Transfer RNA from Trichonephila clavata, 73 nucleotides, folded computationally. Rfam family: tRNA. Rfam links the family to the GO term triplet codon-amino acid adaptor activity. The organism belongs to Trichonephila, within Eukaryota.

RNA sequence: GUUCCUGUCGUGCAAUGGAUAGCACGUUGGACUUCUAAUUCGAAGGUCGUGUGUUCGAAUCUCACCUGGGAUG
Numbered sequence: 001g002u003u004c005c006u007g008u009c010g011u012g013c014a015a016u017g018g019a020u021a022g023c024a025c026g027u028u029g030g031a032c033u034u035c036u037a038a039u040u041c042g043a044a045g046g047u048c049g050u051g052u053g054u055u056c057g058a059a060u061c062u063c064a065c066c067u068g069g070g071a072u073g
Stems, first nucleotide, its partner, number of pairs: 001072005007066001010025004018056001027043005049065003053061001
């Protein structure tokens, strides 16, 4: 250089073009307990890598760029 893949709460991952973008762990508040742990009920936390286009509607499709990785020369 060519080509393929990847990017989503703090972390690891889901989500058929249409629901308030969910799950586990973590964080945090309460209950329980003599205390802690465990258990249990809640809460917070996401402009879905950036921009653009298509569409009534985009995390999802298009294009460009960026991040990380693979193959090839």